[in-house]
C1' cells in the first nucleotide's frame, strides 16, 4: 500500500448441532477485508441472562476481534 504477484480469510442467507439468551461451532454461500490473524485479565462501547431499585439508573455473570482503540505476529515489494 499497487489496476502487481503468489495466495488467505468470509458477511447476510440456508442446513445440522450446542446454548434460557446473546451468540458459538461444522458444511454450504460471498457482503466485503491489508491483517476480518492472536488477545474478550489492555481500556472503552454494544448486546444479553439474573435479580435489586423502581422515573431514571447501576451490580453479577456472560456474548461480540467483521463495533472502536490498544498490544503481539505474519505475506509481497511498485510508488
Nucleotide at each position: 500500500g499497487a489496476c502487481a504477484a503468489g495466495g488467505g480469510c468470509a458477511a447476510a442467507c440456508c442446513a445440522c448441532g450446542g446454548g434460557u439468551c446473546a451468540c458459538c461451532g461444522u458444511g454450504g454461500g460471498g457482503c466485503g477485508c491489508a491483517a476480518a490473524g492472536c488477545c474478550g485479565c489492555u481500556g472503552g462501547a454494544u448486546c444479553g441472562u439474573c435479580g435489586c431499585a423502581u422515573g431514571a439508573g447501576g451490580g453479577a455473570c456472560g456474548a461480540u476481534g467483521g463495533c472502536c482503540a490498544g498490544g503481539c505476529u505474519g505475506c509481497c515489494g511498485a510508488a
RNAcentral holds the sequence, with entries from MGnify. A computed fold for a 79-nucleotide RNA from a marine sediment metagenome, annotated as c-di-GMP-I riboswitch aptamer. The prediction has a mean pLDDT of 85.